[in-house]
RNA sequence: AGCGGGGUGGGGUAGCUAGGUUAACCCGCUGGGCUCAUAACCCAGAGAUCGGUCGUUCAAAUCGACCCCCCGCUACCA
Numbered sequence: 001a002g003c004g005g006g007g008u009g010g011g012g013u014a015g016c017u018a019g020g021u022u023a024a025c026c027c028g029c030u031g032g033g034c035u036c037a038u039a040a041c042c043c044a045g046a047g048a049u050c051g052g053u054c055g056u057u058c059a060a061a062u063c064g065a066c067c068c069c070c071c072g073c074u075a076c077c078a
Base pairs, nucleotide, nucleotide: 001074002073003072004071005070006069007068010027011026012025013024020058029045030044031043032042033041051067052066053065054064055063
């Protein structure tokens, strides 16, 4: 430099192909219950405007363009 994959609550992942009410799941966190107590278990809750900007649209996590970052492959240099 080229190609491919990815960026979504604190952590790990779905959802994107086919746009459509409150973005889902596991762990973690907070409060409560249970217990002599702890763990486990049960109930409830908080927490992400979806990497950034612009565009398309009545409507964008989802479609288009550009940019940033991460991973892999190939090539080049040494």